This is a predicted structure of a 1473-nucleotide RNA (small-subunit ribosomal RNA) from an uncultured bacterium.
[in-house]
RNA sequence: AUUGAACGCUGGCGGCGUGCUUAACACAUGCAAGUCGUGCGAGAACGGUCUCUUCGGAGACUUAGUAGAGCGGCGCACGGGUGAGUAACGCGUGGAUAAUCUACCCGGAAGUUCGGGAUAACAGUGGGAAACCGCUGCUAAUACCGGCUACGCUCUCAAUUUACAUUGAGGGGAAAGGCGGCCUCUAUUUAUAUGCUGUCGCUUCCGGAUGAGUCCGCGUUCCAUUAGCUUGUUGGUAGGGUAACGGCCUACCAAGGCAACGAUGGAUAGCUGGUCUGAGAGGAUGAUCAGCCACACUGGGACUGGAACACGGCCCAGACUCCUACGGGAGGCAGCAGUGGGGAAUAUUGCGCAAUGGGGGAAACCCUGACGCAGCGACGCCGUGUGAGGGAAGAAGGUUUUCGGAUCGUAAACCUCUGUCAGGAGGGAAGAACCGCUAGAAGUCGAAUAGGCUUCUGGUCUGACGGUACCUCCAGAGGAAGCACCGGCUAACUCCGUGCCAGCAGCCGCGGUAAUACGGAGGGUGCAAGCGUUAAUCGGAAUCACUGGGCGUAAAGCGUGCGUAGGCGGCUUUACAAGUCAGGCGUGAAAGCCCACGGCUCAACCGUGGAAUUGCGCUUGAAACUGUAUAGCUUGAGUCCUGGAGAGGAUGGCGGAAUUCCGAGUGUAGGAGUGAAAUCCGUAGAUAUUCGGAGGAACACCAGUGGCGAAAGCGGCCAUCUGGACAGGUACUGACGCUGAGGUACGAAAGCGUGGGGAGCAAACAGGAUUAGAUACCCUGGUAGUCCACGCUGUAAACGAUGGAUGCUAGGUGUCGGGGGGCGACCUUCGGUGCCGGAGUUAACGCAUUAAGCAUCCCGCCUGGGGAGUACGGUCGCAAGGCUGAAACUCAAAGGAAUUGACGGGGGCCCGCACAAGCGGUGGAGUAUGUGGUUUAAUUCGAUGCAACGCGAAGAACCUUACCUGGAUUUGACAUCCUUCGAAUCCUCUAGAGAUAGAGGAGUGCCCUUCGGGGAGCGGAGUGACAGGUGCUGCAUGGCUGUCGUCAGCUCGUGCCGUGAGGUGUUGGGUUAAGUCCCGCAACGAGCGCAACCCUCGUCCUUAGUUGCCAUCAAGUAAUGUUGGGCACUCUAGGGAGACCGCCUCGGUCAACGGGGAGGAAGGUGGGGACGACGUCAAGUCAUCAUGGCCCUUACGUCCAGGGCUACACACGUACUACAAUGGCGGAUACAAUGGGUCGCGAAGCCGUGAGGUGAAGCCAAUCCCAAAAAGUCCGUCCCAGUCCGGAUUGCAGUCUGCAACUCGACUGCAUGAAGUCGGAAUCGCUAGUAAUCCCGGAUCAGCAUGCCGGGGUGAAUACGUUCCCGGGCCUUGUACACACCGCCCGUCACACCACGGAAGUUGGUUCUACCCGAAGCCGCCGGGCUAACCUUUAGGAGGCAGGCGUCGACGGUAGGGCUGAUGACUGGGGUG
Repeated sequence: AUUGAACGCUGGCGGCGUGCUUAACACAUGCAAGUCGUGCGAGAACGGUCUCUUCGGAGACUUAGUAGAGCGGCGCACGGGUGAGUAACGCGUGGAUAAUCUACCCGGAAGUUCGGGAUAACAGUGGGAAACCGCUGCUAAUACCGGCUACGCUCUCAAUUUACAUUGAGGGGAAAGGCGGCCUCUAUUUAUAUGCUGUCGCUUCCGGAUGAGUCCGCGUUCCAUUAGCUUGUUGGUAGGGUAACGGCCUACCAAGGCAACGAUGGAUAGCUGGUCUGAGAGGAUGAUCAGCCACACUGGGACUGGAACACGGCCCAGACUCCUACGGGAGGCAGCAGUGGGGAAUAUUGCGCAAUGGGGGAAACCCUGACGCAGCGACGCCGUGUGAGGGAAGAAGGUUUUCGGAUCGUAAACCUCUGUCAGGAGGGAAGAACCGCUAGAAGUCGAAUAGGCUUCUGGUCUGACGGUACCUCCAGAGGAAGCACCGGCUAACUCCGUGCCAGCAGCCGCGGUAAUACGGAGGGUGCAAGCGUUAAUCGGAAUCACUGGGCGUAAAGCGUGCGUAGGCGGCUUUACAAGUCAGGCGUGAAAGCCCACGGCUCAACCGUGGAAUUGCGCUUGAAACUGUAUAGCUUGAGUCCUGGAGAGGAUGGCGGAAUUCCGAGUGUAGGAGUGAAAUCCGUAGAUAUUCGGAGGAACACCAGUGGCGAAAGCGGCCAUCUGGACAGGUACUGACGCUGAGGUACGAAAGCGUGGGGAGCAAACAGGAUUAGAUACCCUGGUAGUCCACGCUGUAAACGAUGGAUGCUAGGUGUCGGGGGGCGACCUUCGGUGCCGGAGUUAACGCAUUAAGCAUCCCGCCUGGGGAGUACGGUCGCAAGGCUGAAACUCAAAGGAAUUGACGGGGGCCCGCACAAGCGGUGGAGUAUGUGGUUUAAUUCGAUGCAACGCGAAGAACCUUACCUGGAUUUGACAUCCUUCGAAUCCUCUAGAGAUAGAGGAGUGCCCUUCGGGGAGCGGAGUGACAGGUGCUGCAUGGCUGUCGUCAGCUCGUGCCGUGAGGUGUUGGGUUAAGUCCCGCAACGAGCGCAACCCUCGUCCUUAGUUGCCAUCAAGUAAUGUUGGGCACUCUAGGGAGACCGCCUCGGUCAACGGGGAGGAAGGUGGGGACGACGUCAAGUCAUCAUGGCCCUUACGUCCAGGGCUACACACGUACUACAAUGGCGGAUACAAUGGGUCGCGAAGCCGUGAGGUGAAGCCAAUCCCAAAAAGUCCGUCCCAGUCCGGAUUGCAGUCUGCAACUCGACUGCAUGAAGUCGGAAUCGCUAGUAAUCCCGGAUCAGCAUGCCGGGGUGAAUACGUUCCCGGGCCUUGUACACACCGCCCGUCACACCACGGAAGUUGGUUCUACCCGAAGCCGCCGGGCUAACCUUUAGGAGGCAGGCGUCGACGGUAGGGCUGAUGACUGGGGUG
């Protein structure tokens, strides 16, 4: 785009079309083929009129020569239906018919004569239920029959003749009358017909037209898993038969015919014009309309006829249905309606012959379910309407909202109009022209003014549709819009509901709490009386490729030769004209498509004309190309000669090395084997070694991207036989060529058969190891086999994953075999074999004169993955198995090449307390603390590998607090607004656990003022907007943070490369801590990172000098910078200097940079800090804060008391203290820094054993206080023990803070004195002022520190090195990974479902063979019975009929096969989950 559609929702009107695609299933009822009295005989009744009547009726006339039936003629073979069958001369197209027929029709010629016998109807009679039938008798014809005549008809013969045909002779063959008129002719002679005439018929012949039969060329679906078929088969002769050729049929003779260019068989199917689609070529299709064919319940058969083997005819058989008196009969809607049934589904038992067409008739006319109309169905196409203009308060309402608004929306209302369609009223066609009748005219036949015929003119008559189309008027916006969609493709977006549910889905895919994808709504988009869905066809699909594809790696080159058919084929000449090309002619039906014009108001639709119909045939011509023939040619191909190369093949023989075995000797304890071992061999003498022997197999070095061969493949040496290639040479043949479906030969290894052989090796097997296991890898053994002969198998990643042949298209460089040139270096040529590379090509990778380039020819093969190289069938094989080779079902991919990452028990380079080297720990103990778990009314919540776990928490007794229990409260504890009252505020009492409730008292302020009051602020009460929520979602978010990682990376612009992803830059060579720098480079630059700039520590200078300092001077003290003074020093805190590989030397590419050195306080980023690229982890946090959405609102909010967060069988993390002598204890004594302090630090003094108390000086702090630094040092003691170690636990007594230490604080004293004696597997930190160790301070804080954050003191050891573990960076490689190795993924087993194969069988369909039965019927024979026409000598005959027999023969039967379908216990694999 389309449809004969169906289904869902919806549905105003009209026009034109169209409507059982399924059960060729079965059919009730009506109708669908009759007509002619001008072919013939016969001929009613009802009714009416009249007459008669014995009133019962009868008769006549009429009805009426009517109805109905019969004989006869024509028609019934057309028209209408259907598509079952048919793969065929069925259809299409073009021919042939000289191999034929053709009723009715037309033209021409001639004729139409003389006779005869029957028979239906009818009458009578009989049988039968009926259908119907028999017998007897009568009768007519345009029925039937005979005779005459007859042509240019036909048969036979003869002649001429190719046939055709012509001529001659002989034979044969016709007929029918009807109607009208008339008396000219003829006959009777009034008038009529046997006469004449007109007309319709009839007969013969010729021709035409139309229609039909037959034959032929070409075209016409699928299956080769259908490969052979055929006996009337193929041909001939003769005969029969037909309208006609012919094995069409019969007899005889011959043995043919068809088939890979697809016979035979099977499946499917009516064919065509056309229709749909498509740019076309094609593909699909064959409704309606038109042509042809076939069929008419199923099968068979003939009759009649011009034509049938006949839809509404006959006979037989069968199935089915109906009637029946059971004896027997009847029927055939695939005609039009209609019914049942089937189905997703397809209409009225309508009107009319008015038109068109058909049959009959002389005609009127009759018949016509053909046809014309109407009805039903949105089934299709076309047209048209459902209103138009104005109208912003942008109404109400809906939806939404950021609450401002936005949108439905000029939409509505409202105003002004119009009047299509539908409705009502009125008018009202065309389609109608004939025929007939009538009036008239002309012509013709005729004797004719009868009559007939022909033509013309006028009038009259005929309409189913239908009072329809159309026109006018009336009224009035009134009666007339839906459907699908809105994630992308694809035009159209929001809200709510739902929460991987319900659902959607054409593909991708949506849905797990913010769904533009589900459902609803609002809005929008698209179509519109329709819109969607389903089904189907073509297109897109170059996705079967003729136009117009491919085969190295995506699917695809047969394993390789030889070769048959076939296809294709070098140069030149001539001829022919089959192909080819051009012109003409015929045909290519009409309709349709296309164009023009025209008719319905337009359109659909219809009419007229044209074009086209790409084809086929005939004919004329051309001769380039193909072809055929002919004559040549040499370049393709081949032959000949000479020569060298070679693991080419076959057979026979020979050789040495090695392994093993055997014999002998020497010799002794091991050997062998492995990662390590063991099995194994060996004291019965191995291994080792020497000599001798046996046997089998294979041939080291040479040896080479060397050679040969078609491939498989071929390797010691020699001989024999033998194939091919190559080079050179002249001569010869003269296209002899290429490819190759089938076919045939060869064909590694393994395997099979028979017979040998068997050293080594070695499936199976055994043992030993390894392992979780180890039916493996490793080891020790070991049989088939490996070897030979003969035979089979016929496959391989049989690979260059690349078929063969020929020609053409840059080079460079090796190598093998020949030739030529050159003294040589070397140059050149032919053939092979490699590498690199250009054009070109390719999706890319790559290929590239050995093509995967450019071309030609031939063969093979491919068409998504799986199922499956499976099943079935066939074929080959001894078997194993090979070749050929599907489908159901299932998936939305499978795959190629390349790219970027990630990953690797890949590689290279490099780094890091990563390992190693060290020091100290953790893991064991006790305690502290956090977590899990458990418990609980609650043990609030979060954090969960590294990167949660002394984390949020820089401090839970109440508070905190979010949890639990109980008690209260509801505009609220808190914010804003409104109304009202009162200043606020303070104090006391009562109840209560408190919140709270109640009572009493004190108290009246500030600002403005017109003195009424108003305002701010605070409190009480009230109202509703609202507050409030540590309720949920960190996977809706912001912000902040962790982590990789202070790792050196991450990118961009322009350019260049690539089809592209992308690459380059950023890779490479060096170097660095560093993508740091240098050099190189199709890159050149740049950004974020690195580094530096910032802070701090280390040295110096300078400035400044109190609260700091004190060298000098002075004073003072028991003592002290205490005082004067000073600012030199220390210090404080501002500013500067200093370090840059700057200098020297060596190395390095004259580089970057590195090694060493000097100087320097400091040396190669001097130490430390702050600083964290692009990004990753949906990392963490909604409980810091902020915030979308959701949820709660007398509660999930708020207040209060008490409890809990402190529980405790356990498990883990992080710490503290220890286990002791480098120590504990006692005494003495020295040296810091960072800090903090007025709700504070708090001195001295005094009291207390102590915590502490008291006390109050000083200090808002370089001034005073905290404040004692500790380890250290000195002296003493302890003497290796559960201790003078260790301090847990517990008891008692206290101190302090605080409203309050019970749950649940810290500290003190006395007493108690647990575990623990250095810690399993495992694991952590640290590279220098570091680890370790020792104290000090601070935040939080009423109190509470083993935690955290800072400070200083003492102060090490080790680093060979980068193999390994972990993490990281760069380059490279592989990848089937990309959620990225915590990836991906294979097979069994278990379960469920699905389709398929096998299967003892069971049951259908179809077909074949043999035989049996043998209806009807044609034909043949017989025909004794019967017999009108003709003959007849009247006896009979000829002819015919019945009947009988026979051939053929449908249905049916018996037996056995083939093919195919369904089903089948069980079974097999496959697919999906």